[in-house]
RNA sequence: UAACCAUAAAGAGAAGGCGAGAGACAAGCUCGAUGACCCUUCAGCAACCUGCCACGGGUGAAAACGUGGCAAGGUGCUAAAGCUUGAUUGAUGGGUA
Numbered sequence: 001u002a003a004c005c006a007u008a009a010a011g012a013g014a015a016g017g018c019g020a021g022a023g024a025c026a027a028g029c030u031c032g033a034u035g036a037c038c039c040u041u042c043a044g045c046a047a048c049c050u051g052c053c054a055c056g057g058g059u060g061a062a063a064a065c066g067u068g069g070c071a072a073g074g075u076g077c078u079a080a081a082g083c084u085u086g087a088u089u090g091a092u093g094g095g096u097a
Base pairs, nucleotide, nucleotide: 001097004094005093006092007091013042014041015040016039017038021031022030023029024089025086026085027084028083043078044077045076048074049073050072051070052069053068054067055066056065
């Protein structure tokens, strides 16, 4: 550093702080001083990774592997299908060679 996977068709928000732009890019459209975006705290969602449990599987015994479950740790997310379309570029977190 490539492929590949997740954020990203589902789901899930309150409080406090800050103070002007925000939704990565272009066009559109939308959100925003009735305070957005962002930050912090708490809560929640999902089930991607780890872990644990059940069943299957397999074996001398195991492991791999498959299905389902839990939600403890990590990651991500909690306006709009990733907002839409375009471009097929980019970001963050994984990841094998």
The RNA shown here (SAM riboswitch aptamer (S box leader)) has 97 nucleotides and comes from Anaerovibrio lipolyticus LB2005. The model forms 91% of the base pairs in the Rfam consensus.